[in-house]
Context: one part of a larger RNA
């Protein structure tokens, strides 16, 4: 370098954006760089092949042909790529009308629970477990009622449901913004697909700096259990769960299944729209765009999967290449620290 693969065997980047680059619709004109076809030059001898010769044969030698697959330059071809210039509308995008959502940001407001705090009614209990104690409580607790304070999360609606690219998004109201979906075809006229680098966003944990702290709760303290008990169980409880702001930058970031397009029997649900039709009651049919189950062919080691392929196919772009050794040293770069990206060999099996 060729080749085969990446759901589970080693393999799909956590997501999005987008440079560069790759690839790219339909008709038509021109160009002829790519591509074909000739022509001429050239492409050293030797080797290698083929043919006659020379040494008794061969090895080994002489002769002529062939080959030199390539460059170069000159004439032709134009279906395909390319380049140029004129159009086209089916990709795409914009408009106009309508839909549906926990999409995102701020700010405000509620109620239930919970703590604590004052009071008040009450007396010995109260809490926890398998039993227990530790702990609380006569300085009046648990249990009750009344006001009052805080903080954090929003029960039911809730759903095989919805919305975001993923990470995530649920209490209500305003207010500010992204983004899908149907419908019409008025407008642009290939503006498109992927995407190395970069630039953004990424769940918990954790980290600086102010705040805040109801409840839970790594650490730690007690109590039990046990041979032990640095655990599981009970009582306490620090960070730490929340807020600004700034960082970290990881995952069983999971469909373990990368993105676009197009093409391939079927049944069934759901949610959002649009149409016909209607005894308008989601009752029928029909289309679009999502959610899902089941299953044909076909794929697949099998498990499965199957118009949400892992089928056919095409483009790009990430990755793998026995196990350990190791995601480890080492360098390099990024962090404030943990540390993250990058990423090895000895040596062994």
């Nucleotide at each position: 370098c060729u080749g085969g693969g990446c759901u589970u065997a080693a393999a799909g980047g956590g997501c999005g954006u987008g440079u560069a680059g790759g690839c790219g619709g339909c008709c038509g004109u021109c160009u002829a760089a790519g591509u074909c076809g000739g022509g001429u030059g050239u492409g050293a001898a030797a080797u290698c092949c083929c043919u006659c010769g020379g040494c008794u044969c061969a090895a080994c030698c002489g002769a002529g042909g062939a080959a030199u697959u390539g460059c170069a330059u000159c004439c032709g071809a134009u279906a395909c790529u390319g380049g140029a210039c004129a159009g086209c509308u089916a990709g795409a995008g914009u408009g106009c009308g309508g839909u549906a959502g926990g999409g995102g940001c701020a700010a405000g407001u509620g109620g239930a629970a919970c703590u604590c705090c004052a009071g008040g009614u009450g007396u010995a209990g109260c809490g926890g477990u398998g039993a227990a104690a530790u702990g609380c409580g006569u300085a009046g607790a648990u249990a009750u009622c009344u006001g009052g304070a805080g903080g954090a999360a929003c029960g039911c609606c809730g759903g095989u449901g919805g919305c975001g690219a993923a990470a995530g998004c649920g209490a209500c109201u305003u207010g500010c913004u992204g983004g899908c979906c149907c419908g019409c075809a008025a407008c642009u006229g290939a503006c498109g697909c992927u995407g190395a680098g970069g630039c953004g966003c990424g769940a918990a944990a954790g980290c600086u700096a102010g705040g805040g702290g109801a409840g839970c709760g790594a650490a730690c303290g007690g109590g039990a259990u046990u041979a032990g008990a640095u655990a599981c169980c009970c009582c306490g409880g620090u960070a730490g769960u929340c807020c600004u702001a700034g960082c970290c930058c990881u995952a069983a970031a999971c469909g373990a299944u990368g993105a676009g397009c197009a093409c391939u029997u079927g049944g069934c649900u759901g949610u959002g729209g649009u149409c016909c039709g209607u005894u308008c009651a989601c009752u029928g049919g029909a289309u679009c765009a999502c959610a899902g189950c089941c299953g044909g062919a076909g794929c697949g080691a099998a498990a499965g999967u199957g118009a949400u392929a892992a089928g056919u196919g095409c483009u790009c772009c990430g990755c793998c290449u026995g196990g350990g050794g190791a995601g480890u040293a080492c360098g390099g770069u990024c962090g404030c620290a943990a540390g993250g990206c990058u990423g090895a060999a000895a040596c062994u099996c």

This is a predicted structure of a 349-nucleotide part of an RNA (small-subunit ribosomal RNA, central domain) from a metagenome. The RNAcentral record of the full RNA draws on SILVA. The coordinates come from a structure-prediction model, not an experiment, and the mean pLDDT is 89. Rfam family: Bacterial small subunit ribosomal RNA. Rfam links the family to the GO terms ribosome and structural constituent of ribosome.